This is a predicted structure of a 109-nucleotide RNA (THF (Tetrahydrofolate) riboswitch aptamer). The sequence was found by an Rfam model in a public genome assembly. Rfam family: THF (Tetrahydrofolate) riboswitch aptamer. Rfam describes the family as follows. Tetrahydrofolate (THF) riboswitch was first reported for Ames et al. as an RNA motif in 5' untranslated (5'-UTR)regions of folate transport and biosynthesis genes in Firmicutes genomes. Rfam 15.1 lists 747 matches to the family in 747 species. The prediction has a mean pLDDT of 79.

RNA sequence: GACAGAGUAGAAAUCAUGCGUUAAGUGCCGGUGGAUGGGAGGUCGCCGCCGGACGAAGGGUAAGUACAAGGUAUGUACAAGCCUGCGGUUUGAUUUCGCAUCCGCUGCC
Numbered sequence: 001g002a003c004a005g006a007g008u009a010g011a012a013a014u015c016a017u018g019c020g021u022u023a024a025g026u027g028c029c030g031g032u033g034g035a036u037g038g039g040a041g042g043u044c045g046c047c048g049c050c051g052g053a054c055g056a057a058g059g060g061u062a063a064g065u066a067c068a069a070g071g072u073a074u075g076u077a078c079a080a081g082c083c084u085g086c087g088g089u090u091u092g093a094u095u096u097c098g099c100a101u102c103c104g105c106u107g108c109c
Stems, first nucleotide, its partner, number of pairs: 001109001003107003010097007018089001019087003028052007038103003058084004064078005
């Protein structure tokens, strides 16, 4: 010097788990701050904070409780728990993907 490769922030899928379903969370807009391969540099990406607008899918079963009624059975309301959904939902694991440019690192010639 040539060639090849690894690694960030993070993303997706799957599984598990929690939360919400009495609407938090997620997503969107504006402002502001921060982190982001080992170094430089820093955003179309990521995170925090503040403000704003918008906005949802529940259902089944049922111990039991209360009331009604009047006689051992029924009705109404509420309902722990369980089952099953829903949410651009939380966290974890696994797999796959994953920084332009310069330098560095590993392999090789």